[in-house]
Context: one part of a larger RNA
RNA sequence: CUGGGCGUAAAGGGUGCGUAGGUGGUUUGACAAGUUAGUAGCGUAACCCCGGGGCUCAACCUCGGAACUACUACUAAAACUGUCGGACUUGAGUGCAGGAGGGGCAAAUGGAAUUCCUAGUGUAGCGGUGGAAUGCGUAGAUAUUAGGAGGAACACCAGUGGCGAAGGCGAUUUGCUGGACUGUAACUGACACUGAGGCACGAAAGCGUGGGGAGCAAACAGGAUUAGAUACCCUGGUAGUCCACGCUGUAAACGAUGAAUACUAGGUGUAGGGGGUAUCGACUCCCUCUGUGCCGCCGCUAACGCAUUAAGUAUUCCGCCUGGGGACUACGGCCGCAAGGUUGAAACUC
Numbered sequence: 001c002u003g004g005g006c007g008u009a010a011a012g013g014g015u016g017c018g019u020a021g022g023u024g025g026u027u028u029g030a031c032a033a034g035u036u037a038g039u040a041g042c043g044u045a046a047c048c049c050c051g052g053g054g055c056u057c058a059a060c061c062u063c064g065g066a067a068c069u070a071c072u073a074c075u076a077a078a079a080c081u082g083u084c085g086g087a088c089u090u091g092a093g094u095g096c097a098g099g100a101g102g103g104g105c106a107a108a109u110g111g112a113a114u115u116c117c118u119a120g121u122g123u124a125g126c127g128g129u130g131g132a133a134u135g136c137g138u139a140g141a142u143a144u145u146a147g148g149a150g151g152a153a154c155a156c157c158a159g160u161g162g163c164g165a166a167g168g169c170g171a172u173u174u175g176c177u178g179g180a181c182u183g184u185a186a187c188u189g190a191c192a193c194u195g196a197g198g199c200a201c202g203a204a205a206g207c208g209u210g211g212g213g214a215g216c217a218a219a220c221a222g223g224a225u226u227a228g229a230u231a232c233c234c235u236g237g238u239a240g241u242c243c244a245c246g247c248u249g250u251a252a253a254c255g256a257u258g259a260a261u262a263c264u265a266g267g268u269g270u271a272g273g274g275g276g277u278a279u280c281g282a283c284u285c286c287c288u289c290u291g292u293g294c295c296g297c298c299g300c301u302a303a304c305g306c307a308u309u310a311a312g313u314a315u316u317c318c319g320c321c322u323g324g325g326g327a328c329u330a331c332g333g334c335c336g337c338a339a340g341g342u343u344g345a346a347a348c349u350c
Base pairs, nucleotide, nucleotide: 004321005320006319007304008303012318014201015200016199017198021194022193023192025088026087027086028085029084030083031082033081034080035077036076037075038074039073040072041071049065050064051063052062053061054060091191092188093187094186095184096183097182098181103177104176105175106174107173108172109171110154115149116148117147118146119145120144121143125136126135162169163168206247207246208245209244210243211242215241216240220236221235222234223233258317259316260315261314262313263312266295267294268293269292270291271290272289273288274287275286276285299306300305323350324349325348332343333342334341335340
């Protein structure tokens, strides 16, 4: 390389947009690049194959014949691919009419709770644990009432419910804004799919500058426990958690399942639409599109299980795997302020 694979055995890129490239709907005409057929040339010798010969046989050597992918030229064919031209509407997109949504960004506002401060009532405890102690409290705590300050998060609604490409998104209102869905069939007429590089987004922690700091809480201190206890438990507590701007670019970034299209029994929930039957109307019932769950045939699978949301049957494109350790390492390159990230071996060993 071929081949075989990638839910759990090694293996799907964290996610999107998109360049090159690869692949691509229906119909018609032309061309003849690919393709197919034929003819000629070239295709040294040797090797291989067939028929002989020579070493006593064989290997080996030798003679003759056949054959020789590819390549070049010419002729022919026109189904398929391609190229150019014409046409189409079902793929794709636009328009129009609708309803749904924690999709995003910004601003304003609200109530409950914790903490703190002030004042009142009130007195000896509070707190904490398996039990305690450290801690707080007669300088009046805990409890309770009233007022105030400040920060962070939004109970109930809440649902294998919704939205988003993923990360993720949940108080209320307003403004700006992205996408999806349903119906219609007015418009364009293949404009499509995938996507190496590239660009953008990307939880938490971490980093830089400036703010903020209620609660929680790495580090740290103390008290316990214990043989010890650099822990689990308790009392405190700083970074951090929050905001703005910039960086980092990783996660069990998981459905451990790349994207797109088509096809292949059903049943039953649920969310958002549409249509129909019946009816005075509503409820109910039937059909259908999109999403999200459960169960279950065929088929697949090593099994578990998957099963129209496929891990089934096929096609296209990308990524990745090739025994364990060494090694999510070393060296080098690139990126980063750093932490580190990314790319990524070998010796050796089993």
Record summary
Small-subunit ribosomal RNA, central domain from uncultured Christensenella sp., 350 nucleotides, folded computationally. Rfam family: Bacterial small subunit ribosomal RNA. NCBI's taxonomy places the organism under Bacteria, Bacillati, Bacillota, Clostridia, Christensenella. The coordinates come from a structure-prediction model, not an experiment, and the mean pLDDT is 85.